[in-house]
RNA sequence: CUCUUAUCCAGAGAGGUGAAGGGACCGGCCCAAUGAAACCUCGGCAACCAGAAAGCCACGCUUUUAUGGUGCCAAAUCCGGCAGAUAAAUAUUCUGGAAGAUGAGAG
Numbered sequence: 001c002u003c004u005u006a007u008c009c010a011g012a013g014a015g016g017u018g019a020a021g022g023g024a025c026c027g028g029c030c031c032a033a034u035g036a037a038a039c040c041u042c043g044g045c046a047a048c049c050a051g052a053a054a055g056c057c058a059c060g061c062u063u064u065u066a067u068g069g070u071g072c073c074a075a076a077u078c079c080g081g082c083a084g085a086u087a088a089a090u091a092u093u094c095u096g097g098a099a100g101a102u103g104a105g106a107g
Stems, first nucleotide, its partner, number of pairs: 001107008013042005021031003025081004043073003048069003051065006077099001082096004
């Protein structure tokens, strides 16, 4: 990087360095000198994988835990983007998809 698969309306921030950007892309709308990104320290959330404990129909499943590997800590993946339904209609609402993110597995 590509493929497969699961999840994405919940949850969780302080300090230091740093300087003007950031929220993937595009449109919108936001965040930011009351200090963006990035990096460091400490803390936290969650429970995908592994581990541990308990139960059971015992390859495994369920529950618990939070030790290890990731991940995450503004806003639903911030909203939409394509198609369909609804509608007089560009609105609105709903359904599905695309794209993206993360985990696990494969090449």
A computed fold for a 107-nucleotide RNA from a Chloroflexota bacterium, annotated as SAM riboswitch aptamer (S box leader).
The sequence was found by an Rfam model in a public genome assembly.
The coordinates come from a structure-prediction model, not an experiment, and the mean pLDDT is 85.